[in-house]
Context: one part of a larger RNA
Molecule: small-subunit ribosomal RNA, central domain
Organism: Callitriche obtusangula
RNA sequence: CUGGGCGUACGUAGGCGGUGAAUCGGGUUGAAAGUGAAAGUCGCCAAAAACUGGCGGAAUGCUCUCGAAAGAAAUUCACUUGAGUGAGACAGAGGAGAGUGGAAUUUCGUGUGUAGGGGUCCAAUCCUGAGAUCUACGAAGGAAUGCCAAAAGCGAAGGCAGCUCUCUGGGUCCCUACCGACGCUGGGGUGCGAAAGCAUGGGGAGCAAACAGGAUUAGAUACCUUGGUAGUCCAUGCCGUAAACGAUGAGUGUGAGCCCUUGGUCUACGCAGAUCAGUUGCCCAGCUAACGCGUGAAACACUCCGCCUGGGGAGUACGGUCGCAAGACCGAAACUC
Repeated sequence: CUGGGCGUACGUAGGCGGUGAAUCGGGUUGAAAGUGAAAGUCGCCAAAAACUGGCGGAAUGCUCUCGAAAGAAAUUCACUUGAGUGAGACAGAGGAGAGUGGAAUUUCGUGUGUAGGGGUCCAAUCCUGAGAUCUACGAAGGAAUGCCAAAAGCGAAGGCAGCUCUCUGGGUCCCUACCGACGCUGGGGUGCGAAAGCAUGGGGAGCAAACAGGAUUAGAUACCUUGGUAGUCCAUGCCGUAAACGAUGAGUGUGAGCCCUUGGUCUACGCAGAUCAGUUGCCCAGCUAACGCGUGAAACACUCCGCCUGGGGAGUACGGUCGCAAGACCGAAACUC
């Protein structure tokens, strides 16, 4: 210089950090004084090119004294705009536990009823005269929660949706009250972390890896179809990974606007306006290799962390840590182009 972000948060060390004074010592800078031996070096003088002799300068330094301004450190005192607390309102599928509703699938029982049903591009395996499918009533059980529903909402992320109750986290607005820099980031560390998977014990309606059969086909270890076990569900414990995506780390400040939309507040009745906090879509300036981004930046700046250095070999080998295992994390080289 170029490309780029750990899944996510909390937080230790460290780094960085608001405003106004005072003190202190350090660095910076200005002035004065002292010193900077001799030789050497530079200049001048002597008849003097050289040697020699005399005089002067420089030697950008050091010490000490007196000041100056703006920062950083320490200490003390204060401030309120950063951070936080309280009061009053508000929204929400935020989390945990318990209870409960209706629709539908399946199975079972009873009645009615008779020859097909199912499935497909077409079929067949399959179910059915031991009475299926259809239909009516009843029962059981498990899982998911139609409409509302939305570019909507909430959460740090993963994620969260029938309804009710209990417990509980966070957020926004608002005007004042309090506090008085208590802040930001964060190597190590710790917590949470979809799905799949693992362990133990339950549960099992539907779906469905594996598996079996029927088709298709040259073959068909597939697509289609009939079945079907783990699993999916619950409790407890592990695992710790995902295109964990906005492929965009966190925080703060600055800078044109327009159109929706969610939750507040204010002015208000003009079918509007103002202002915070979110969420969509456009677009100035600016940026970008382009695509595009564009006040929720990929603009302009600052602080802190993580990460990269040609393709392959390779996220492999070895070793270590963790794990019941599967594996995860850290992570090369030879060689080759």